[in-house]
Large-subunit ribosomal RNA, domain II from Winogradskyella eximia, 692 nucleotides, folded computationally. Its mean pLDDT, the model's own confidence on a scale to 100, is 80. The RNAcentral record of the full RNA draws on ENA. It matches the Rfam family "Bacterial large subunit ribosomal RNA". The source organism's lineage runs through Bacteria, Pseudomonadati, Flavobacteriia, Flavobacteriaceae and Winogradskyella.
Context: one part of a larger RNA
RNA sequence: GCCUACGAGUUACCGUUGCUAGCAAGGUUAAGCGACUUCAGGUCCGGAUCCGUAGCGAAAGCGAGUCUGAAUAGGGCGCUUUAGUUAGUAGUGGUAGACGCGAAACCAGUGUGAUCUACCCAUGGGCAGGGUGAAGCUGUGGUAACACAUAGUGGAGGACCGAACCGACUAUACGUUGAAAAGUGUUCGGAUGACCUGUGGGUAGGGGUGAAAGGCCAAUCAAACUCGGAAAUAGCUCGUACUCCCCGAAAUGCAUUUAGGUGCAGCGUUGAUUUAUAGUUUUAUAGAGGUAGAGCUACUGAUUGGAUGCGGGGGCUUCACCGCCUACCAAUUCCUGACAAACUCCGAAUGCUAUAAUAAUGUUAAUCAGCAGUGAGGGCAUGGGUGCUAAGGUCCAUGUCCGAGAGGGAAAGAACCCAGACCAUCAGCUAAGGUCCCCAAAUAUAUGUUAAGUUGAAUAAACGAGGUUGAACUGCUUAGACAGCUAGGAUGUUGGCUUGGAAGCAGCCAUUCAUUUAAAGAGUGCGUAACAGCUCACUAGUCGAGCGGUUCUGCGCAUGGAUAAUAAUCGGGGCAUAAACAUAUUACCGAAGCUAUGGAUGUCUUUGUAAAAGUGGUAGGGGAGCAUUCGUAGUGGCGUCGAAGGUGUGCUGUGAGGCAUGCUGGAGAAGCUUACAAAAGAAAAUGUAGGC
Numbered sequence: 001g002c003c004u005a006c007g008a009g010u011u012a013c014c015g016u017u018g019c020u021a022g023c024a025a026g027g028u029u030a031a032g033c034g035a036c037u038u039c040a041g042g043u044c045c046g047g048a049u050c051c052g053u054a055g056c057g058a059a060a061g062c063g064a065g066u067c068u069g070a071a072u073a074g075g076g077c078g079c080u081u082u083a084g085u086u087a088g089u090a091g092u093g094g095u096a097g098a099c100g101c102g103a104a105a106c107c108a109g110u111g112u113g114a115u116c117u118a119c120c121c122a123u124g125g126g127c128a129g130g131g132u133g134a135a136g137c138u139g140u141g142g143u144a145a146c147a148c149a150u151a152g153u154g155g156a157g158g159a160c161c162g163a164a165c166c167g168a169c170u171a172u173a174c175g176u177u178g179a180a181a182a183g184u185g186u187u188c189g190g191a192u193g194a195c196c197u198g199u200g201g202g203u204a205g206g207g208g209u210g211a212a213a214g215g216c217c218a219a220u221c222a223a224a225c226u227c228g229g230a231a232a233u234a235g236c237u238c239g240u241a242c243u244c245c246c247c248g249a250a251a252u253g254c255a256u257u258u259a260g261g262u263g264c265a266g267c268g269u270u271g272a273u274u275u276a277u278a279g280u281u282u283u284a285u286a287g288a289g290g291u292a293g294a295g296c297u298a299c300u301g302a303u304u305g306g307a308u309g310c311g312g313g314g315g316c317u318u319c320a321c322c323g324c325c326u327a328c329c330a331a332u333u334c335c336u337g338a339c340a341a342a343c344u345c346c347g348a349a350u351g352c353u354a355u356a357a358u359a360a361u362g363u364u365a366a367u368c369a370g371c372a373g374u375g376a377g378g379g380c381a382u383g384g385g386u387g388c389u390a391a392g393g394u395c396c397a398u399g400u401c402c403g404a405g406a407g408g409g410a411a412a413g414a415a416c417c418c419a420g421a422c423c424a425u426c427a428g429c430u431a432a433g434g435u436c437c438c439c440a441a442a443u444a445u446a447u448g449u450u451a452a453g454u455u456g457a458a459u460a461a462a463c464g465a466g467g468u469u470g471a472a473c474u475g476c477u478u479a480g481a482c483a484g485c486u487a488g489g490a491u492g493u494u495g496g497c498u499u500g501g502a503a504g505c506a507g508c509c510a511u512u513c514a515u516u517u518a519a520a521g522a523g524u525g526c527g528u529a530a531c532a533g534c535u536c537a538c539u540a541g542u543c544g545a546g547c548g549g550u551u552c553u554g555c556g557c558a559u560g561g562a563u564a565a566u567a568a569u570c571g572g573g574g575c576a577u578a579a580a581c582a583u584a585u586u587a588c589c590g591a592a593g594c595u596a597u598g599g600a601u602g603u604c605u606u607u608g609u610a611a612a613a614g615u616g617g618u619a620g621g622g623g624a625g626c627a628u629u630c631g632u633a634g635u636g637g638c639g640u641c642g643a644a645g646g647u648g649u650g651c652u653g654u655g656a657g658g659c660a661u662g663c664u665g666g667a668g669a670a671g672c673u674u675a676c677a678a679a680a681g682a683a684a685a686u687g688u689a690g691g692c
Stems, first nucleotide, its partner, number of pairs: 001692006011096013026051002032045001034044004055062002065077004099239002102236001106229002109227001111225002118203009127193001129161002132157001136153006165190003171186004205221001207217003242625006252265005266374002268371007278364001279361003282357006293346001294344002300340002305335003311329002313326004377402010407418003422599004427595003433589003436573003442586001444585006463560002467557002470552007484542005490515003495509003521536001525534002600615002603612001605610001626681001628678002631676003634672002638668001645664008
């Protein structure tokens, strides 16, 4: 892991609500003596008790009243409104283990443990070898005597090196379903000592023992193990078993030693009652209000520039008071610009309230009663707070969807777009979205744009740019434009000044003048030391029809700016007057939508399976059934001519299932338009047991 078996809302009592039944202003017996009996049973008897028929008061008590009170007042609770009670059964609550399994723990409950280990007591045992050489003593030297020195002797030490022995002991490798529930190899520490060790004995669980680590006390220790209290408790996790039909939520408010729990309300369901201009929507009318916006010379506050300049600062002056000056600050007022959630002279749209309607819908509404679940919500759009006008962030409000919603589209996707699945059909029409191929349907039509594979991840920005389209205004142009080509582009003169030089072209000056001209500047740029040289303006010829400038500050489409981690990609192939983009038009495809045909179910109205609206669904409420087991009562009457069980096949029912039959099996088994009774349905619980 699989298979088989077992495995979880039960039982008793007491409430409460519905349904069924008996009796009814009454209903009912309990224990139990006795009697009867077909004797684990039942019938009769038994009226104690309990509930109801009357309440009020703390009570005595009184009583359709009573209590309070001085009261005949007022007020409180009642009456004036009669249905209960005893059983059965179903739902649910309470008390019990109370749907099942599950703690860590607790016990001033009971015992068992020191053969492991900690410490102690008694009595035994063990420690190769080597090296070091304390005190003391002896000799010699030495001293007044000691002291002291030296050579021997001697054999001390929680002394040294290192086996046995002891050590979790410094490091490392292996081992990690091990050879081993702590080891093995190498390396390492102690090794005459606070040493190691045998045997016997002692200390016991809030206790022992501890050179102290909360260590150890039998692989168990911040309180051992065993049995018991005990089915401890678990607002926690997991699991909780057949079918079909109807309806169908919530993730909110208030409170909570409360925040993942619970109570009340809200929202669901079932039953009963109420049927009225109920509820909802639309339209109209009448209201309350201070949001969006707007405004501020209408307040409060904040505020740009200017005018005026109260007052202050500074300077001058003065004995002092005055006075004068000012690129300083600056009140009030005026002009101008402009801000506000806690500003308002103003002020919507929606929403809300009420009323009305010969409007629409038609019980969707309200009340009472039984039973709940929910009280972690989430995305998107819009209005806001918070945050960075960050977040798939967080907190509110309004709506919607997911949650509990399948189907089509967006390549793929909970909530984005379309659309709400009773069943069947090899029928039709459409939505969103699409129609070159993958891939159903246009290589559709008309007119343009784009050249960037832009389109085609993200609208990437400021900014840049003779990309290109369109529009407006404006200039030149058959008296020949624009571009190209051919030719000219001269003279006074090297203008004057300056300067080493300055000749169109370093710089300065100007009546930048005049002449010849078709035209040619005292010169547009390159160039020279200065000249020279090239070129331009300007002119003619050639050519033959359009050529320039400005604006579009939000014109269209493109372009650079443009940088990410597996080699790349619009879903792919591929696509260029398109299969891209824009505008317009027609046709077609396209869903569980709608329609068609057949069928099922079910609500209301009902004479009517006649018509019509319906039939997605988690938690949850309600209804109707199937199967299994036991016995009782009634009924029918199966089986060796083959029961149950096993394994196939066929038929049948919406389904749980049912019926028939082949083979196997070899002796019991089972039906009903039945009723009663349950150890009554398994795929899950790291479920339990067995097998593989």